c-di-AMP riboswitch aptamer (ydaO/yuaA leader) from Herbidospora galbida, 151 nucleotides, folded computationally. The model forms 92% of the base pairs in the Rfam consensus. NCBI's taxonomy places the organism under Bacteria, Bacillati, Actinomycetes, Streptosporangiaceae, Herbidospora. The sequence was found by an Rfam model in a public genome assembly. Its Rfam family is "c-di-AMP riboswitch aptamer (ydaO/yuaA leader)". From the family's description: This family represents a conserved RNA structure found upstream of the ydaO and yuaA genes in Bacillus subtilis and related genes in other bacteria. Gene Ontology terms of the family: cyclic-di-AMP binding and regulation of gene expression. The prediction has a mean pLDDT of 76.
């Protein structure tokens, strides 16, 4: 001097998952726990509106379209967070999502996981809950368009 690897400060990315105050504690420029506040996010929850499995038989009604009630048989739970759904035996593909403010094109990657427990449509008041995890750090894919900010 160059290259590679590990850790990681500042600073950032995906994501709702951040900031402040007080107390306690520890391995002590900070971490962890508890309480409170601000902010962001999610669930439950009225009127109104919406929704109401299929087949057979009987009865009522009938504008002969259909509707209502009863009985029998068959089939099947439902819901939430999240981009993560659907097809397929599988391979594989795919709705959708990320690529550092935004849009377009190209390229590329993801397309999971978990929770409630027979229960939930929307939903004012009201009630309850979460604030994780993963990763980069000489780059953040390339090109075009075209904002904002600074000088």
């Nucleotide at each position: 001097a160059u290259g590679u690897c590990c850790a990681g400060g500042c600073g950032g990315c995906c994501g709702a998952g951040u900031c402040c105050u007080c107390c306690g504690u520890c391995u002590g420029u900070g971490g962890c726990g508890g309480a409170g506040g601000a902010g962001c996010c999610g669930g439950g929850g009225a009127c109104c509106c919406a929704c109401c499995c299929g087949g057979g038989c009987c009865g009522c009604c009938u504008u002969c379209g259909a509707g209502c009630g009863g009985c029998c048989c068959g089939a099947u739970g439902g819901g939430g967070u999240g981009a993560a759904u659907c097809c397929g035996c599988a391979a594989g593909g795919u709705a959708g999502g990320g690529c550092u403010g935004c849009u377009u094109c190209c390229g590329u990657c993801c397309g999971a996981a978990c929770c409630c427990g027979u229960c939930a449509g929307c939903u004012a008041a009201c009630c309850c809950g979460g604030c994780a995890g993963g990763c980069c750090c000489u780059c953040u894919g390339g090109a075009a368009g075209g904002a904002g900010c600074a000088u």